[in-house]
């Protein structure tokens, strides 16, 4: 980087360093920011993978393995901590007080985990 797959309406500090930017990229909105942005540290949140506990099914070398479901916690690996993935794109469909209006589903784009190349 590409592919597959799951999830994306919840949650998370009045801490330290740092100093002007930031909200994925381009564009347009709309916001956050010296009552301090990014980044780093600490802390928190969460629970995707591993490990752990319970149950079911199957296998056999009968106590282990595989698969599925559930749980707890943070031990290992990530992730995450303004606003729905901040809002926008495309298609279908519905509502409508007809408006540069609104809802739903799907696709696309993106993010994160796990697996494969």
């Nucleotide at each position: 980087c590409u592919c597959u797959u799951a999830u994306c309406a919840a949650g998370a500090g009045a801490g330290g360093c740092a100093g002007a930017g930031g909200g994925a990229a381009a564009c347009g909105g709309c916001c956050c920011g010296a009552u301090g942005a990014a980044g780093c540290c600490c802390g928190a949140c969460a629970a995707c993978c591993g490990a752990c506990c319970c149950g079911a099914u199957c296998a056999c070398u009968u106590g282990u393995g595989a698969u599925c479901g559930g749980g707890a916690a943070g031990c290992g690996g990530u992730g995450c901590c303004a606003a729905u993935u901040c809002c926008g794109g495309c298609g279908c469909c519905c509502c409508g007080u007809c408006a540069g209006g609104g809802a739903g589903c799907g696709c696309g784009a993106g993010a994160u985990g796990a697996g494969a190349g």